Predicted 3D model of an 85-nucleotide RNA (transfer RNA) from a Pseudobdellovibrionaceae bacterium. The sequence is in RNAcentral, with records from ENA. The same sequence occurs in records of 3 taxa. Its mean pLDDT, the model's own confidence on a scale to 100, is 80. Its Rfam family is "tRNA". About the family: Transfer RNA (tRNA) molecules are approximately 80 nucleotides in length.
RNA sequence: GCUCGCGUGGCGGAAUUGGUAGACGCAAGGGACUUAAAAUCCCUCGAUCUUUUAGGUCGUGCCAGUUCGAUUCUGGCCGCGAGCA
Numbered sequence: 001g002c003u004c005g006c007g008u009g010g011c012g013g014a015a016u017u018g019g020u021a022g023a024c025g026c027a028a029g030g031g032a033c034u035u036a037a038a039a040u041c042c043c044u045c046g047a048u049c050u051u052u053u054a055g056g057u058c059g060u061g062c063c064a065g066u067u068c069g070a071u072u073c074u075g076g077c078c079g080c081g082a083g084c085a
Stems, first nucleotide, its partner, number of pairs: 001084007010026003019068001028044005046058005061077005
């Protein structure tokens, strides 16, 4: 240099004939149980804003494009990996 693959919460990792984004697990926080702890069980767990029992907006590496609608399709860029030279 060329070709191919991959990039999604704090971490791993699902979801693709384009149609509610984050299942599931780990980690973390709160509670129950206990003399206390461990284990177990229940709840919460992307970001930001607001008049915060709730609601709005944004969010799949970055920037554009196509589309009523994009994690998914197209182009460019960045990063990682593999192969070839």